[in-house]
Transfer RNA from a bacterium, 72 nucleotides, folded computationally. Its Rfam family is "tRNA". Rfam's curators write: Transfer RNA (tRNA) molecules are approximately 80 nucleotides in length. The family's RNA type in Rfam is transfer RNA. The prediction has a mean pLDDT of 82. It was read from a public genome assembly.
């Protein structure tokens, strides 16, 4: 300079173009003499960014930024 994979909740990760979830972790209540564990409910997302295709993009396409790897 090139290639290939990746970037989604605070973390670790899913989601075959059709309203974006989970497991942990937060709050709240429950339960216990407390505290952990357990049990229920709950918050939390411009999907790295610009744009384009489409009736409709987390996905499909262009550019562009970054993090792993490879090749010269």
């Nucleotide at each position: 300079u090139c290639c290939g994979g990746g970037g989604u909740a605070g973390c670790u990760c899913a989601a075959c173009g059709g309203u974006a979830g989970a497991g942990c972790g937060g709050u709240g209540c429950g339960c216990u003499g407390u505290u952990a564990a357990c049990g229920c409910a709950u918050a939390g997302g411009u999907u790295g960014c610009u744009g384009g295709u489409u009736c409709g993009a987390a996905u499909c396409c262009a550019g562009u930024c970054c993090c792993c790897g490879g090749a010269g």